[in-house]
RNA sequence: CAAGUCGACCAGGCGGUCGCGGUCUAUGCUACGCAUAGGUCGAGGAAAGUCCGGGCUCCAUAGGGCACGGUGCUGGGUAACGCCCAGGCGGGGGCGUAUCUACGGAUACGUUACCCGCGGAAAAGGGCCACAGAAAAGCAGACGGCUCCCCCUCCCUGGCCCUCCCCCGCUUGCGGGGGAGGGGAUGGGUGGGGGCAGCAAGGGUGAAAAGGUGGUGUAAGAGACCACCGGCGCGCGUGGCGACACGGGCGGCCAGGCAUCCCCCAUCGGGAGCAAGGCCAAGCAGGAGCGACGGGGCGGCCCGUCCCAUUUGAGCUCCGGGUAGGCCGCUGGAGGCGGCGGGUAACCGCCGUCCUAGAUAGAUGACCGCACCCAAUCAUAGAUUGGUACAGAACCCGGCUUAUCGGCCGGCUUGGGUG
Numbered sequence: 001c002a003a004g005u006c007g008a009c010c011a012g013g014c015g016g017u018c019g020c021g022g023u024c025u026a027u028g029c030u031a032c033g034c035a036u037a038g039g040u041c042g043a044g045g046a047a048a049g050u051c052c053g054g055g056c057u058c059c060a061u062a063g064g065g066c067a068c069g070g071u072g073c074u075g076g077g078u079a080a081c082g083c084c085c086a087g088g089c090g091g092g093g094g095c096g097u098a099u100c101u102a103c104g105g106a107u108a109c110g111u112u113a114c115c116c117g118c119g120g121a122a123a124a125g126g127g128c129c130a131c132a133g134a135a136a137a138g139c140a141g142a143c144g145g146c147u148c149c150c151c152c153u154c155c156c157u158g159g160c161c162c163u164c165c166c167c168c169g170c171u172u173g174c175g176g177g178g179g180a181g182g183g184g185a186u187g188g189g190u191g192g193g194g195g196c197a198g199c200a201a202g203g204g205u206g207a208a209a210a211g212g213u214g215g216u217g218u219a220a221g222a223g224a225c226c227a228c229c230g231g232c233g234c235g236c237g238u239g240g241c242g243a244c245a246c247g248g249g250c251g252g253c254c255a256g257g258c259a260u261c262c263c264c265c266a267u268c269g270g271g272a273g274c275a276a277g278g279c280c281a282a283g284c285a286g287g288a289g290c291g292a293c294g295g296g297g298c299g300g301c302c303c304g305u306c307c308c309a310u311u312u313g314a315g316c317u318c319c320g321g322g323u324a325g326g327c328c329g330c331u332g333g334a335g336g337c338g339g340c341g342g343g344u345a346a347c348c349g350c351c352g353u354c355c356u357a358g359a360u361a362g363a364u365g366a367c368c369g370c371a372c373c374c375a376a377u378c379a380u381a382g383a384u385u386g387g388u389a390c391a392g393a394a395c396c397c398g399g400c401u402u403a404u405c406g407g408c409c410g411g412c413u414u415g416g417g418u419g
Base pairs, nucleotide, nucleotide: 001415002414003413004412005411006410007409009407010406013370014369015368016367017366018365020042021041022040023039024038025037026036027035028034029033044390048401049400051399052398053397054396055395056273057272058271059270068269069268070267071266072265073087074086075085076084077083088118089117090116091115092114093112094111095110096109097108098107099106100105119264120263125262126261127258128257129256143203145199146198147197149195150194151193152192153191154189155188156187160183161182162181163180164179165178166177167176168175169174170173211229212228213227214226215225216224230254231253232251233250234249236247237246238245239244277328278327279326280325286319287318288317289316290315294308295307296306297305298304335354336353337352338351339350340349341348342347373387374386375385376384377383378382
């Protein structure tokens, strides 16, 4: 420098005008508030999804168990977590080496920028495994195939048997030799068909078919047996806190996959949530007390008088609950920044410093100018036009996940160049 990979940060800048919410000060007023002026503060990395964990609040709560739900390698961090850090194992990817190659790649071994996953498949139990296939799982299975035996048939050879001819011998119908013809296995077959069995090596199906290579063995075969390799289980030694790693021993044990299906084991979990919860409290209704001072007529008004109400009660006072409404909860906190120290790290401790939204139908906005960035066009000292994301607090905090124009920085791996 290039390619790759992972991570952190920013989230437009400056100025002006108008406007909005909180708070402080001053002034005014129709004054426990409102208005005006000035100062000051005013969204996020996700404020989102509401998925997980906690604080806080109220309710419930002897102890134990069942049920239900969450979590699940090991060690650490934390208020806690399903989060984070470090490590382990497995898988993928990358890289390197070796072998083969049809030059596309494949296989084996090693390694680690990075990504993903993590109790148990048991010799506890159940369930599922599309299509294809004979068979999809716990004494497996048999489509084609291999094999012993039996039956039928075919073929080969022709021991053997029958008839005839020739020769020799004699015991005259027998023996021996030769030849021709016919029958024909009880022998053989690396022919065909069928039956009863045995087998699972090789073929075929499939994502997956009950270890691999070589040998012994057998009728044919097979961990049936043997050697080596692989896996599993048991026990041992060494290293590690541990997950685990390495080494060697024993056992033919050879057992498919899915637990993000039920299940088993371990461990955790009381419920509801700021519309939690608390305080004040119009009006209406209720209760208690006092109670005619109430209403109507005689009509300008007062006095007076008459009638009505007084168990059906005007008005006033008090009481408890409590609606509208208001206030608190409410934002200073597992807080930010800096330094020092501990720790591989996550994180923790100490010191200093800073205050940084609190609305309630919900403020945080709009416009203009300048410079920057990106894109397009004009044909270049530049100009013009366009673009500048996702989105927006509502009790607070720690995480995860999802959305996001663009910019910038860093770690690591591999390759190349220069010194």